The part of an RNA shown here (small-subunit ribosomal RNA, 5' domain) has 530 nucleotides and comes from an uncultured bacterium. RNAcentral holds the full RNA, with entries from ENA and SILVA. Model confidence (mean pLDDT): 85 of 100.
Context: one part of a larger RNA
């Protein structure tokens, strides 16, 4: 000098930050990932009302094609948490990939033709305490499966061919063309989606040079081990895996083993070199009760997915089931020690959607803590018979001390009253104008203008006014180092102490008082680093 600090005494306000360093210990409860009806088929109820009625009820309409579950698509691999493991191509830096992949976004080209069979939901029957499950029958799709076509794609090869390989529609509008004929679609058109190919951007995988803690009281280690051939596997190289062949490979320039540890940008300190460190914020990695192996997918071997095993907790009709806060709050435990079971999606960002919008404990805010940094205040001026009182005294006086009282002012903060923001720009809708497409003045796209709409914080910041010196100072130290001295008590006792050391009857060193010194809403102590 510093700190994610703790403890003791004390404590007025605000701004900005920051807050389980210990048990990667166990977790009650709520929330943290959904969305799309412009992919698809189904489809209620309460309530209101009408008609009929054997007065029990039945049917219809609105509610409403709403709620809802289901099929399907996209997302759930992001965002958020933690640092257990890891001494490693994990990280950092510089390269390589002629050894690779890439959903959404973007640019260009081209196509979007024609068929089929199911299944959930639902109905009926049944099993089970539950979780859940079985069978029968019906149905749709941008779900699934054929056929055609196919370039610059894949394979083979005689380089000219052969063989294999794709798709899905939806919404709005219109009648110019075609077909039916008031109008519509199989037609046209706009937007969007789908398939294939070739780029871009961003992302990811893999490989390599160099750097990356301590111990030699760890000296030898290694059989898929090191290399080759062939094959398998992968998006891709490779003993990554398998078979065969060879006998290699690493090591005093520290192998192997052990201990400790996430790494970096940074942070602290220091004149620097260096040393220590890796909280908050950013990048990378690893993990998600413990261990293992996979599915789906562009990407996971997946925190709030699935399977198996284990430990633990819970339910049970004892047959069997359910769970995973190292997400945000919160609870217990551990500990010297670390916060609210808050508000809002208004902003920024993310997912879905054409959009409206929905979701978002990311985030924006508020709450608690002097935990840190910074700012402000606790009044200002005048005021000497130097009052009273305390302390000291050589008894003359000295000192607290212009300090107080008193007089005159001011009004920061806190308190009260009134006013009152910026953060909001969009999107959507309506109208108008232009533009592109078109057969079209329709629809749609784009642009511009006008109007309308949206604030958790919060009636907050800020401003004005009111009243009033009124509500706001402590802590440590005073022997030397080290700024600051006297008296009383005690008597090697009680005690102090960072080092030297003080205390045994005149203690500036213990305890108290007066006075002083230093910092100040803090001051000291302890711990740790330089």
């Nucleotide at each position: 000098a510093a700190c994610g600090a703790a403890c003791g005494c004390u404590g007025g306000c605000g701004g900005c930050g920051u807050g389980c360093u210990u048990a990667a210990c166990a977790c009650a409860u709520g929330c943290a990932a959904g969305u799309c009806g412009a992919a698809c088929g189904c489809g209620a109820a309460a309530g209101u009302u009408u008609u009929c009625u054997u007065c029990g009820g039945a049917a219809g309409a609105c509610g409403a094609g709403u709620a809802g579950a289901g099929u399907g698509g996209c997302g759930c691999a992001c965002g958020g948490g933690u640092g257990a493991g890891u001494a490693a191509c994990g990280c950092g830096u510089a390269a390589g990939u002629u050894a690779u992949c890439u959903a959404c976004c973007u640019c260009g080209g081209c196509a979007u033709c024609u068929g089929g069979a199911a299944u959930a939901a639902c109905u009926c029957a049944c099993c089970g305490a539950a979780a859940g499950g079985u069978g029968u029958g019906c149905u749709a799709a941008u779900a699934c499966c054929g056929g055609a076509u196919a370039c610059g794609u894949u394979g083979a090869u005689u380089u000219a061919u052969c063989a294999g390989g794709a798709a899905a529609g939806g919404u709005g509008g219109c009648c110019u063309c075609u077909u039916c004929a008031u109008g519509a679609a199989a037609g046209c058109u706009a937007c969007u989606g789908u398939a294939c190919c070739a780029g871009g951007a961003g992302g990811a995988g893999c490989u390599u040079g160099c750097g990356u803690a301590c111990c030699a009281u760890u000296a030898g280690c290694u059989a898929g081990u090191u290399g080759g051939u062939a094959g398998g596997g992968u998006a891709a190289u490779g003993g990554c895996c398998u078979a065969c062949c060879a006998a290699g490979g690493c090591g005093a320039c520290g192998a192997u083993g052990g201990u400790u540890a996430g790494c970096g940008g940074g942070u602290c300190u220091g004149a620097g070199a260096g040393g220590a460190u890796g909280a908050u914020c950013c990048g990378c990695c690893a993990c998600a009760c413990u261990g293992g192996a996979a599915c789906u997918g562009g990407a996971a071997c997946a925190c709030g997915g699935a399977c198996c095993a284990g430990a633990c907790u819970c339910c049970u009709a004892c047959g069997g089931g359910a769970g995973g806060c190292a997400g945000c709050a919160g609870u217990g435990a551990g500990g010297a020690a670390u916060a609210u079971u808050g508000c809002g999606c208004a902003a920024u960002g993310g997912g879905g959607g054409a959009a409206a919008c929905c979701c978002u404990g990311a985030c924006g805010c508020a709450g608690c803590g002097a935990c840190g940094c910074c700012g402000c205040g606790u009044g200002g001026a005048u005021g000497a018979u130097g009052a009273a009182g305390g302390c000291c005294u050589u008894c003359g006086g000295g000192u607290c001390g212009u300090a107080a009282a008193a007089u005159c002012c001011u009004g920061u903060c806190a308190g009260g009253u009134g006013g009152a923001a910026a953060g909001a720009a969009a999107u959507g809708c309506a109208u108008a104008u232009g533009u592109g497409c078109u057969a079209a003045u329709a629809c749609c796209u784009c642009a511009u203008a006008u109007g309308u709409u949206u604030g958790a914080c919060g009636g907050u910041a800020c401003c004005a006014c009111c009243a009033a010196a009124g509500g706001a100072a402590g802590c440590a130290c005073c022997g030397g180092c080290u700024a600051a001295c006297u008296c009383c008590g005690u008597g090697c006792c009680a005690g102090c102490a960072g080092c030297c050391g003080c205390g045994g009857u005149a203690a500036u060193a213990c305890g108290g008082a007066g006075g002083g010194u230093g910092c100040a809403a803090g001051c000291g102590u302890u711990g740790u680093u330089c």